Predicted 3D model of a 369-nucleotide RNA (Bacterial RNase P class A) from a Candidatus Eiseniibacteriota bacterium. Model confidence (mean pLDDT): 77 of 100. It is recorded under the gene name rnpB. The RNAcentral record of the sequence draws on ENA. Rfam family: Bacterial RNase P class A. Gene Ontology terms of the family: ribonuclease P activity, dimeric ribonuclease P complex and tRNA processing. Rfam classes the family as a ribozyme. From the family's description: Ribonuclease P (RNase P) is a ubiquitous endoribonuclease, found in archaea, bacteria and eukarya as well as chloroplasts and mitochondria.
RNA sequence: CGAGUCGUUCAGACGGUCGCGGUUCGCCUUCGGGCGGAUCGAGGAAAGUCCGAACUCCAUUGGGCAGGGUGCUGGGUAACGCCCAGCGGGAGCGAUCCCAGGGAAAGUGCAACAGAAAGCAAACCGCCGCGGGACUCCGGUUUCGCGGUAAGGGUGAAACGGUGAGGUAAGAGCUCACCAGCAUCGGGGGUGACUCCGGUGGCUCGGUAAACCCCACCUGGAGCAAGACCAAAUAGGAGAGGAGGAGUGGCCCGCUCCGCCAUCACUCUCGGGUAGGUUGCUCGAGGCGGCCGGUAACGGUCGUCCCAGAUAAAUGACCGUCACGGACCUCCGGUCCGGACAGAAUUCGGCUUACGAGCGGCUCGGGAC
Numbered sequence: 001c002g003a004g005u006c007g008u009u010c011a012g013a014c015g016g017u018c019g020c021g022g023u024u025c026g027c028c029u030u031c032g033g034g035c036g037g038a039u040c041g042a043g044g045a046a047a048g049u050c051c052g053a054a055c056u057c058c059a060u061u062g063g064g065c066a067g068g069g070u071g072c073u074g075g076g077u078a079a080c081g082c083c084c085a086g087c088g089g090g091a092g093c094g095a096u097c098c099c100a101g102g103g104a105a106a107g108u109g110c111a112a113c114a115g116a117a118a119g120c121a122a123a124c125c126g127c128c129g130c131g132g133g134a135c136u137c138c139g140g141u142u143u144c145g146c147g148g149u150a151a152g153g154g155u156g157a158a159a160c161g162g163u164g165a166g167g168u169a170a171g172a173g174c175u176c177a178c179c180a181g182c183a184u185c186g187g188g189g190g191u192g193a194c195u196c197c198g199g200u201g202g203c204u205c206g207g208u209a210a211a212c213c214c215c216a217c218c219u220g221g222a223g224c225a226a227g228a229c230c231a232a233a234u235a236g237g238a239g240a241g242g243a244g245g246a247g248u249g250g251c252c253c254g255c256u257c258c259g260c261c262a263u264c265a266c267u268c269u270c271g272g273g274u275a276g277g278u279u280g281c282u283c284g285a286g287g288c289g290g291c292c293g294g295u296a297a298c299g300g301u302c303g304u305c306c307c308a309g310a311u312a313a314a315u316g317a318c319c320g321u322c323a324c325g326g327a328c329c330u331c332c333g334g335u336c337c338g339g340a341c342a343g344a345a346u347u348c349g350g351c352u353u354a355c356g357a358g359c360g361g362c363u364c365g366g367g368a369c
Base pairs, nucleotide, nucleotide: 001365002364003363004362005361006360007359008358009357010356012322013321014320015319016318017317018316020041021040022039023038024037025036026035027034028033043341047352048351050350051349052348053347054346055223056222057221058220067219068218069217070216071215072086073085074084075083076082087101088099089098090097091096102214103213107212108211109208110207124153125152126149127148128147129146130145131144132143133142134141135140161179162178163177164176165175166174180204182201183200184199185198186197187196188195189194227279228278229277230276237270238269239268240267241266247263248262249261250260251259286305287304288303289302290301291300292299293298324338325337326336327335328334329333
């Protein structure tokens, strides 16, 4: 210098003018609010709403099934499918990265294309034996049929261990030695996943479980539009009152009057509930710094700080100076341009995704001294 890999930091600063939301103080008020001062006012992801919780309401005797989820080991945490440290496997020269990483000798299923054959394996070519025919330089050559053979060729992601020797007509774990792998036994190390060493055995038992399935463990539902409180107008419900007079029905038996009761109009009260308002609401598994414990995730302790709570929804715009980046020029400097992704809505812990700039560690390659 180039290529790569991992981690970390910031998210322009200050001042002025105008404007918006919250809190608080003062003044004014027609009690609705207004004005002025002080102070606070988005993020690393506020996003996706994918996991885990707090909180709230509903449901709930207990157990089981179904359904859903998780799946190496040890730790961290309020909890997790997250994080840390390891183990095993894989990719890379390496730094480093990736893995739903239990079970395939319980059962069922699946495997395109190619290939003869793809799951109680399989004979296309080749090799070998036997029989027949043809040719012959009598050594054989060639062809057909039957059989043997998984060592060789070829196909495939995958073809039923590898190398060598023996063996055989040719071959084959058919036999043997070594190696790989499996099962099993013993010993050493480790909390454990696992690993190292040695013996024995039959000679080899394919892949796929983010396919069904089996095993182990976990698991009620809905969500701040949860929930709680206050509470207009209109309509309807319940109760009380109901003057005078009118209507209807009843006491009341054929008619009438008086009286009483009910009903209706009207008035008041009560409860449910809508609009609306208040609350939940932001001090919290909280931030920052030091020290201690731990490899680390994280924990403990001390100090310090208060850091948005809107509800149709505030957090903005402009100007100046400086910083940063870029371009150009007449280069002690000047001029012009630029600032990503994106915006709270109950609150936290994670994951994932989007995105600008800077810094550092490590690895590989090249060059110079």